[in-house]
RNAcentral holds the sequence, with entries from ENA. This is a predicted structure of a 75-nucleotide RNA (transfer RNA) from a Candidatus Woesearchaeota archaeon.
RNA sequence: GGGCUGGUAGCUCAGCUUGGUAGUAGCAGCUGACUCUUAAUCAGCAGGUCGGGGGUUCAAAUCCCCUCCAGCCCG
Numbered sequence: 001g002g003g004c005u006g007g008u009a010g011c012u013c014a015g016c017u018u019g020g021u022a023g024u025a026g027c028a029g030c031u032g033a034c035u036c037u038u039a040a041u042c043a044g045c046a047g048g049u050c051g052g053g054g055g056u057u058c059a060a061a062u063c064c065c066c067u068c069c070a071g072c073c074c075g
Base pairs, nucleotide, nucleotide: 001074002073003072004071005070006069007068010027011026012025013023020058029045030044031043032042033041051067052066053065054064055063
């Protein structure tokens, strides 16, 4: 330099194929109940520039282009 895969909450991921509400997501966090206290358990709450920019569209996490980062392969 070329190709492929991935980037969505603090962490781990689904959703992308077939555009139409961001997930009854898990763990972590906060509050409460329970408990002598802690842990565990139960109930509730909060947390999202969907890596960044642009384009197409009535509408983009999803399609197109550019770009950044990580991994793998080729040279």
Overview:
Rfam family: tRNA. The family's RNA type in Rfam is transfer RNA. The coordinates come from a structure-prediction model, not an experiment, and the mean pLDDT is 81.